[in-house]
């Protein structure tokens, strides 16, 4: 240089082109409780960047970056 595949919360993942993008730990507050690091309720928190296609994009097309495989 060329093929392919990944990229969503802090992390590890889900998510027939349509509902308010959920889940588990993890983090904040709050009940319980002699204690809380058990339990229980409540919040925050995220679609890699540009640009297209749609009546609608996390999904599809296209550029780019950033990773990981393979071939040279």
């Nucleotide at each position: 240089g060329c093929g392919c595949c990944c990229a969503u919360a802090g992390c590890u993942c889900a998510a027939c082109g349509g509902a308010u993008a959920g889940a588990g730990c993890g983090c904040a507050g709050c009940c319980c409780u002699c204690c809380g690091a058990a339990g229980g309720c409540u919040g925050a928190a995220a679609u890699c960047g540009g640009g297209g296609u749609u009546c609608g994009a996390a999904u599809c097309c296209u550029c780019g970056u950033g990773g990981g495989c393979g071939c040279g």